[in-house]
Formats: sequence, C1' cells, structure tokens
RNA sequence: CAACUGAAACGGCAAACCGGGGGAAACCCCGGGACGCAAAGCCAAGGGGCCUAAAGCGCAAGCCAAGGCAGCCCGGCCGCCACG
Repeated sequence: CAACUGAAACGGCAAACCGGGGGAAACCCCGGGACGCAAAGCCAAGGGGCCUAAAGCGCAAGCCAAGGCAGCCCGGCCGCCACG
C1' cells in the first nucleotide's frame, strides 16, 4: 500500500416508540430514545423489489410515479481502526 477479515480501541450511525414540524399519502426533517449496524456513508437517472396514489385515466371496481424506501437484495462510488 491493495485485496480479504472483523477481536479490540477512538469514535460513528440510530429501529420501535414519544414530542414538534412538513406532506394527499407513503414517508421525511428536528429533538428525545436505542432494536440493531463494519459501511445502517453516498447513488432510487445502474438492475430488481416493496410502499403510497395527489394529479391523470376509468361509469365503477380500480389502474398509474414523475412521490418514497439505500435499515429489502444485487451493483457502483468513497471511507475509519488494526488481533490480522
């Protein structure tokens, strides 16, 4: 130094739930809180999947993403530490 690996340390992130705010919703943001996480850092315009359905379409049932989820999987980019 590169790949692999993940015991420890310095630390990091933060599920459910609660309070406040945004949003039609999914969900997001802030504060609290920790189930977990070695990429639980970034990419949703890399592929698949899932959620929502305002607008639109439809007589209706319903359909539909340009809205979301990276803590669903694969992939890409970048990165801390060192029993190894």
Model confidence (mean pLDDT): 87 of 100. c-di-GMP-I riboswitch aptamer, 84 nucleotides, folded computationally.